Large-subunit ribosomal RNA, domain I from a soil metagenome, 511 nucleotides, folded computationally.
Context: one part of a larger RNA
């Protein structure tokens, strides 16, 4: 050197195992913020550093409740100092405290800094001083009155941030049409404004068809129909059924009514925010350990789960079930008390009278939206220019016209049935198991990269228990050899299993 066998190195695959994800149900909960948020800095335990709480009262302070033997958060031992049955530590609930930055708001500024007036106070310190908007007042020009501006008071008015859901404004491209220009992608992505736990729409100037329906949303058909379409690629309704869900009203003015409707308060049941009670078991064998085997027994409105030195209904924690609140929230229902058609929120009820929407409807031209691309194009919507009628009126019924039938615009509110999930609670899964599942099981949006926007990782496992190797011996040390501890130390901290490449040792054989 090759082969083969043994035996080791490397190497972390594989195999078990989860602290961490992903997904779904179901109830909650949908906001926080000038009473200074979200998110930061900087501090802050007796002992350096990160974490995590916490803010100069600073791993805390106080009340009130639970609870009952230890405790001074983790990494994390060690040393020191204390507390605690006169209930510490813990948990839950209201409060205090809450440096600085940040909307950041006395000015200012390279965020967490600088520098200032005024008041209050010996001082140390406290306090207030941004802009718009509303509101009340004062003063006030050209320019009599006034107004515009100037001042002050009072404002739990407003800004900023939050995932997705919503609305409304603006809005591509690529891509498809097997190029491409109408068209598509698409009113998508993206930009901007705003608001709610939902939005948004909504009680016919609606449909339909000579029959009749009766507000709006959503969902199943209808239907990929009927239409549009370089009639290409595509696009794509409606009526009318069946479902979910269901609700209507309101203006002006007068007269009646009031115990009655609504509202606010407050009793006490029920749920959240801490808890408590909670059944039943022993011995043989093996074995390092019993929950295993064997033998007897028990409990079960409890034999979902999890742990305990190996596979436990009866060992612990739970589990079914029963039970709980000083304070705080939440619903809704009854009682009761306020007020009461009103100064404020406002829109009871019944009756009567009145009004019942004008540069509007339509019209030209120009565009958009409507499944409908100017078409025979009806309906909506407005940039421009024109311009009605008054209920003996007017809109519609797909060009238009008569009949006919239906509605009443130009004002305005409305819950549910629907979307959505940053987030809380409990409960699962023919999810996944560390190259997987999040990016991120482990101090990860970190390390590191980038002038920045912004990109982005690797990295899990000794053992039941540290019992983590005292002491000896080589070595400067690393490291190793003994003793030792453990069931195992080829579990020795590069610590489960340890597979392959790959690189050695010994023994055969072959060259």
């Nucleotide at each position: 050197u090759g082969c083969a066998u043994g035996u080791g190195g490397u190497g972390g695959a594989u195999g078990c195992c989860u602290u961490g994800g992903c997904g779904a149900c179901a109830a909650c909960a949908g906001g926080c913020g000038a009473c200074g948020a979200a998110g930061g800095a900087c501090g802050u335990u007796g002992c350096a550093g990160c974490c995590u709480g916490c803010g100069a009262u600073a791993a805390g302070c106080u009340u009130c409740g639970g609870g009952g033997a230890g405790c001074u958060g983790g990494c994390a031992a060690g040393c020191g100092a204390g507390c605690u049955u006169u209930g510490a530590u813990c948990c839950g609930a209201a409060g205090a405290u809450u440096u600085c930055c940040g909307a950041a708001u006395g000015g200012g500024g390279a965020a967490a800094c600088c520098c200032g007036g005024c008041c209050c106070g010996c001082a140390a310190g406290g306090g207030u001083c941004a802009u718009c908007c509303c509101u009340u007042c004062c003063u006030g020009a050209a320019u009599a009155c006034a107004u515009a501006g100037g001042g002050a008071g009072g404002g739990c008015g407003a800004a900023g941030c939050g995932a997705a859901c919503c609305u409304c404004c603006u809005g591509a491209a690529c891509u498809g049409a097997a190029a491409c220009a109408u068209c598509u992608c698409a009113g998508u992505a993206g930009g901007g404004a705003g608001a709610g736990g939902a939005a948004c729409a909504g009680a016919a100037a609606u449909c339909a068809a000579c029959c009749g329906a009766g507000a709006u949303u959503c969902c199943g058909a209808g239907a990929g129909u009927a239409g549009u379409g370089g009639c290409g690629a595509g696009c794509g309704a409606a009526a009318u059924c069946g479902g979910a869900g269901c609700a209507g009203c309101c203006u002006c003015c007068g007269c009646g009514u009031u115990u009655u409707a609504g509202c606010c308060g407050u009793u006490g049941u029920c749920u959240c925010u801490a808890g408590c009670a909670g059944a039943a078991c022993g011995g043989u064998c093996u074995g390092g350990a019993a929950a295993g085997u064997c033998c007897g027994g028990c409990c079960a409105u409890a034999g979902c789960g999890g742990g305990u030195g190996a596979u436990a209904g009866c060992c612990c924690c739970g589990u079914a079930u029963g039970c709980g609140a000083a304070a705080g929230a939440g619903c809704g229902a009854u009682g009761c008390g306020g007020u009461g058609g009103a100064a404020c929120u406002a829109g009871g009820c019944g009756c009567g009278g009145g009004a019942c929407a004008a540069g509007u409807a339509g019209g030209g031209c120009g565009g958009g939206a409507c499944a409908c691309g100017u078409g025979a194009a009806a309906u909506c919507c407005u940039g421009u220019c024109c311009g009605a009628a008054g209920a003996u009126g007017g809109g519609g019924g797909g060009a238009c016209c008569a009949u006919c039938c239906u509605c009443c615009a130009a004002g305005g509110c409305u819950a549910a049935a629907u979307a959505c999930u940053c987030g809380u609670u409990g409960u699962c899964g023919a999810c996944c198991g560390a190259u997987a599942g999040u990016g991120a099981a482990c101090c990860a949006g970190u390390a590191c990269c980038g002038u920045g926007a912004g990109g982005g990782a690797a990295a899990g496992g000794c053992g039941a228990a540290a019992a983590g190797a005292a002491c000896c011996c080589c070595g400067g040390g690393a490291g190793g050899g003994g003793a030792g501890u453990g069931a195992a130390a080829u579990a020795g901290a590069u610590c489960c299993u340890g597979a392959a490449a790959c690189c050695g040792c010994a023994u055969g054989c072959a060259u």
About this RNA:
Its mean pLDDT, the model's own confidence on a scale to 100, is 83. The RNAcentral record of the full RNA draws on MGnify.